c-di-GMP-I-GGC riboswitch aptamer from a Planctomycetota bacterium, 75 nucleotides, folded computationally.
Taxonomically the source falls in Planctomycetota (Bacteria, Pseudomonadati).
The prediction has a mean pLDDT of 90.

RNA sequence: CACGACAAGGGCACACCGGUCGCAAGGCCGGGUCGCAAAGCCACGGGUCCCUCGCGGACAGCCGAGCUACCGAAU
Numbered sequence: 001c002a003c004g005a006c007a008a009g010g011g012c013a014c015a016c017c018g019g020u021c022g023c024a025a026g027g028c029c030g031g032g033u034c035g036c037a038a039a040g041c042c043a044c045g046g047g048u049c050c051c052u053c054g055c056g057g058a059c060a061g062c063c064g065a066g067c068u069a070c071c072g073a074a075u
Base pairs, nucleotide, nucleotide: 002075003072004071011036012035016031017030018029019028020027021026034061040067041066044064045063046062047059048058049057050056
């Protein structure tokens, strides 16, 4: 460095519910815990979605690129 253990200590939080913002996709806060070893960050490529169709917007928990990071068994 790759890798990812019935390891240790921790982390995140799907559906759903409440609040709030938004026309919407959806965001944020709280509860929740299906899952996740980058489910941390990033709309650069692909993809999906929304609308008031524009020089518009959403999704990083769809895939890839890029950046960063805890732990240390085996290989």